[in-house]
Context: one part of a larger RNA
Molecule: small-subunit ribosomal RNA, 5' domain
Organism: Pseudanabaena sp. CALU 1773
RNA sequence: CGGUGGGGAAGCUUACACAUGCAGUCGAACGGUCUCUUCGGAGAUAGUGGCGGACGGGUGAGUAACGCGUAAGAAUCUACCUACAGGUUCGGGACAACAGUUAGAAAUGGACUGCUAAUACCGGAUGUGCCGAGAGGUGAAAGCUUUAGUGCCUGUAGAUGAGCUUGCGUCCGAUUAGCUAGAUGGUGGGGUAACGGCCUACCAUGGCGACGAUCGGUAGCUUGGUCUGAGAGGAUGACCAGUCACACUGGAACUGAGACACGGUCCAGACUCCUACGGGAGGCAGCAGUGGGGAAUUUUCCGCAAUGGGCGAAAGCCUGACGGAGCAAUACCGCGUGAGGGACGAAGGUCUGUGGAUUGUAAACCUCUUUUGUUGGGGAAGAUAAUGACGGUACCCAACGAAUAAGCAUCGGCUAACUCCGUGCCAGCAGCCGCGGUAAGACGGAGGAUGCAAGCGUUAUCC
Numbered sequence: 001c002g003g004u005g006g007g008g009a010a011g012c013u014u015a016c017a018c019a020u021g022c023a024g025u026c027g028a029a030c031g032g033u034c035u036c037u038u039c040g041g042a043g044a045u046a047g048u049g050g051c052g053g054a055c056g057g058g059u060g061a062g063u064a065a066c067g068c069g070u071a072a073g074a075a076u077c078u079a080c081c082u083a084c085a086g087g088u089u090c091g092g093g094a095c096a097a098c099a100g101u102u103a104g105a106a107a108u109g110g111a112c113u114g115c116u117a118a119u120a121c122c123g124g125a126u127g128u129g130c131c132g133a134g135a136g137g138u139g140a141a142a143g144c145u146u147u148a149g150u151g152c153c154u155g156u157a158g159a160u161g162a163g164c165u166u167g168c169g170u171c172c173g174a175u176u177a178g179c180u181a182g183a184u185g186g187u188g189g190g191g192u193a194a195c196g197g198c199c200u201a202c203c204a205u206g207g208c209g210a211c212g213a214u215c216g217g218u219a220g221c222u223u224g225g226u227c228u229g230a231g232a233g234g235a236u237g238a239c240c241a242g243u244c245a246c247a248c249u250g251g252a253a254c255u256g257a258g259a260c261a262c263g264g265u266c267c268a269g270a271c272u273c274c275u276a277c278g279g280g281a282g283g284c285a286g287c288a289g290u291g292g293g294g295a296a297u298u299u300u301c302c303g304c305a306a307u308g309g310g311c312g313a314a315a316g317c318c319u320g321a322c323g324g325a326g327c328a329a330u331a332c333c334g335c336g337u338g339a340g341g342g343a344c345g346a347a348g349g350u351c352u353g354u355g356g357a358u359u360g361u362a363a364a365c366c367u368c369u370u371u372u373g374u375u376g377g378g379g380a381a382g383a384u385a386a387u388g389a390c391g392g393u394a395c396c397c398a399a400c401g402a403a404u405a406a407g408c409a410u411c412g413g414c415u416a417a418c419u420c421c422g423u424g425c426c427a428g429c430a431g432c433c434g435c436g437g438u439a440a441g442a443c444g445g446a447g448g449a450u451g452c453a454a455g456c457g458u459u460a461u462c463c
């Protein structure tokens, strides 16, 4: 400076602070309460209970480490799922909800008394399992709905996931040369799902290091990759995929198959908010969005229709994962801005040796076309019976009419492209060499030309 549309992508630098909204399910585990009722039943649900909340989503602060990559390994666990074998027996006492009393402004699993159910909790029995040389010891369970199923417990195996160990590889600095006391090893004990100084008592004095220990700086890592390069390499780690770490800052454990847990708990701290001043509440590095910072990065959108996940027997519910739309030429790809004809060549501009040359088939004019556009009509696939957010979208048909659509940089050499005027070492240009001091192809303007083109040029950075 800038016309339109399509496709599939990507879009905070301050891990700064955040207003607001958006965030489970099961009544076929359980008692209660409420609503409707054709009195058969149906529905709703605060609470107990189960499963999920450890996935998915975000960020890269920390980390130079078995963190990651690769190759191997043994001393382990694994909910849901699959296969096989066996079992599912007899009892008991509570606590919520609820009712009453009561503390508080509120938050409060608040406090006290009383009642009650269960697939919640506890005990006995049995038990292929485990421990043990053996004797022996120890250790389970739960029902629910009714065509029939689904659960529960134990064991074995599988699958999946996870924890652990080791070899090798993994940035810069020697203007960092010595480092280390649970430190290196052993024995006993403890602890863990499991090996291990993991922890502890005692004993020994080891262990690492110029093949760079220690210290300091920087950094998430990696493959498929990305950029560049003929390659070897160099740089990089946005997006997508794998993995690790983190969740206001620091610490801790509880529950659980799995966490030392982003939207759980406790403690401390900083900050913000509420308060009746006694005390409380909160955590966007989820999706949107706000302030701040910055050269700079979007909508407080639609939908669970698809894919996937959680719960449920199912119907279904939830899902800012995800599928989509929106914004910005941020990038890549595709398309157009008209096509053919048209003068030894209009006008105008520029140059000129005044003869002419050039702009230039360019325009006008003639004949066409309709990609695109506008209007009207039809209208998907994505879904397998039903179910479509996208969306009356993509796409198709008709009508109209060249109509709606070209810029940016450069032109001394490198480097494709030249003249005139203005200026006069001034104003200015410039990546390097260098231009400018009166005819400047290098400054500024004009005409012309060259290169790219819905982009173009500058800046920063990598090769």
Base pairs, nucleotide, nucleotide: 001455006333007332009330011327012293016291017290018289020288021287022286024051025050026049029048030047032045033044034043035042036041058246059245060244067170068169069168070167071166072165073164076162077161081158082157083156084155085154086153087152088151089124090123091122092121098114099113100112101111102110103108129138130137131136143150144149145148171217172216173215178208179207180206183205184204185203186202187201188200189199190198220243221242222241224240225236226235227234228233248269249268250267251266252265271282272281273280274279299325301324302323303322307321308319309318310317311316338368339367340366341365348359349358350357351356373400374399375398376397377396378395382390407452408451409450410449411448412433413432414431418447419446420445421444422443428435429434